[in-house]
Predicted 3D model of a 473-nucleotide part of an RNA (small-subunit ribosomal RNA, 3' major domain) from a metagenome. Its mean pLDDT, the model's own confidence on a scale to 100, is 81. The full RNA is in RNAcentral, with records from SILVA.

Context: one part of a larger RNA
RNA sequence: UGACGGGGGCCCGCACAAGCGGUGGAGCAUGUGGUUUAAUUCGAUGCAACGCGAAGAACCUUACCGGGAUUUGAACUGCAGGUGAAAGCCUUAGAAAUAAGGCCCUCUUCGGACACCUGUGUAGGUGCUGCAUGGCUGUCGUCAGCUCGUGUCGUGAGAUGUUGGGUUAAGUCCCGCAACGAGCGCAACCCUUAUCCUUAGUUGCCAGCGAGUAAUGUCGGGAACUCUAAGGAGACUGCCCCGGAUAACGGGGAGGAAGGUGGGGAUGACGUCAAGUCCUCAUGGCCCUUAUGUCCCGGGCUACACACGUGCUACAAUGGCUGGUACAGAGAGUCGCAAGACCGCGAGGUGGAGCUAAUCUUCAAAACCAGUCCCAGUUCGGAUUGGAGUCUGCAACUCGACUCCAUGAAGCCGGAAUCGCUAGUAAUCGCGGAUCAGAACGCCGCGGUGAAUACGUUCCCGGGCCUUGUACA
Numbered sequence: 001u002g003a004c005g006g007g008g009g010c011c012c013g014c015a016c017a018a019g020c021g022g023u024g025g026a027g028c029a030u031g032u033g034g035u036u037u038a039a040u041u042c043g044a045u046g047c048a049a050c051g052c053g054a055a056g057a058a059c060c061u062u063a064c065c066g067g068g069a070u071u072u073g074a075a076c077u078g079c080a081g082g083u084g085a086a087a088g089c090c091u092u093a094g095a096a097a098u099a100a101g102g103c104c105c106u107c108u109u110c111g112g113a114c115a116c117c118u119g120u121g122u123a124g125g126u127g128c129u130g131c132a133u134g135g136c137u138g139u140c141g142u143c144a145g146c147u148c149g150u151g152u153c154g155u156g157a158g159a160u161g162u163u164g165g166g167u168u169a170a171g172u173c174c175c176g177c178a179a180c181g182a183g184c185g186c187a188a189c190c191c192u193u194a195u196c197c198u199u200a201g202u203u204g205c206c207a208g209c210g211a212g213u214a215a216u217g218u219c220g221g222g223a224a225c226u227c228u229a230a231g232g233a234g235a236c237u238g239c240c241c242c243g244g245a246u247a248a249c250g251g252g253g254a255g256g257a258a259g260g261u262g263g264g265g266a267u268g269a270c271g272u273c274a275a276g277u278c279c280u281c282a283u284g285g286c287c288c289u290u291a292u293g294u295c296c297c298g299g300g301c302u303a304c305a306c307a308c309g310u311g312c313u314a315c316a317a318u319g320g321c322u323g324g325u326a327c328a329g330a331g332a333g334u335c336g337c338a339a340g341a342c343c344g345c346g347a348g349g350u351g352g353a354g355c356u357a358a359u360c361u362u363c364a365a366a367a368c369c370a371g372u373c374c375c376a377g378u379u380c381g382g383a384u385u386g387g388a389g390u391c392u393g394c395a396a397c398u399c400g401a402c403u404c405c406a407u408g409a410a411g412c413c414g415g416a417a418u419c420g421c422u423a424g425u426a427a428u429c430g431c432g433g434a435u436c437a438g439a440a441c442g443c444c445g446c447g448g449u450g451a452a453u454a455c456g457u458u459c460c461c462g463g464g465c466c467u468u469g470u471a472c473a
Stems, first nucleotide, its partner, number of pairs: 001473002003470003007467007015457002019421005026313008034304002042053002064299007073122001077121008088103006106113002124288002127286003133282002135277003138273001140271001145184006151160003164175003190265004195233007205222002209220003236259001239253005315414001319373007337354001341350003380411001385406007427449007
């Protein structure tokens, strides 16, 4: 000087408390451990691994296993020599890779090009080392800290500044001070959202006027409104009162769409964990080179006495079922999105109007209204299983999703323990997207309905500042 203390003081955070809803019990989905296996590829392991890499394993992917092949190689490139073929198509063999046979069969500016064969340098490696590395990332933590120059003090390590009195979300600002300044962080500048104005008016809009329809901004027209998207305005403790040290600032009020950082996002200091990644990529070293490279088929990654994590669906009446009625936002689409019509109980099929700009997909669902059920393992719950099908795709046996009929497990609110959340939040309800042939209860977004509680900081956890002790560095 740090680190640590079941030392002290001050302060903060869904840290506790006050509340609401969960997890832990059940079934299923998914990841992991373990076990099994020819293989169950590899990595990630307290917080900060475990719906994680994987925004999507039937083949492919794929790295694993078995078998069949191959050796300048699947792809790249230099040199030397040789050939005119190679590719494609057909037949045969084969699981395919591939092999054999047949057909076809170069161009040229004459240098060569292209392709193959032989040889030689070499390619190749998701092989090892993340404790050799770059890059990228997690974490403490969006915590308020981390430093430097000069000066001063100290023999020196160092200190001072950065401590103190206030204050703040903040090393934020004020005052004081052997310090005076500065940098990286904080804040602001950026995006979005909340109000208004100006400009613009199509594909969007329709108040007033006219026309038309079964109905619809459908048409003439209009430029008000909504909206779109460019530019501005607006919020700064600016104004008033009180407190405060006459300061910084705090409390209250006015006006205002918004008030004291308005809400949300992006933004992550010096560093810590030899944290993670050599399987994104790059890369040193080591290792393999007729194999640890490469091609193909089949299998596996999907196993299953079990254990754990994360989710979904429930256990019902604030509900289930049936019928009727209503209201979004955001986003995607030409190898696509797809209406009306017809067929099918349905998944779906036939067919293809229409839109490259707000047209279609489009019916949001909870909600509301009416009826029914009458507290039961039930008209709750839907696992599992049998049968019949649909779709995607060479191909759904291992191993896809969905539909119909039948079947109708467990489960009656969950032990110890434990998690999230302070407002348009929690809870609850649906919708969209990426990946993607097909395959979400995951992930990323979007809107609808919409709470309760916070006395407070004694305690638990994490963190910041000062101080103190130390057998630690």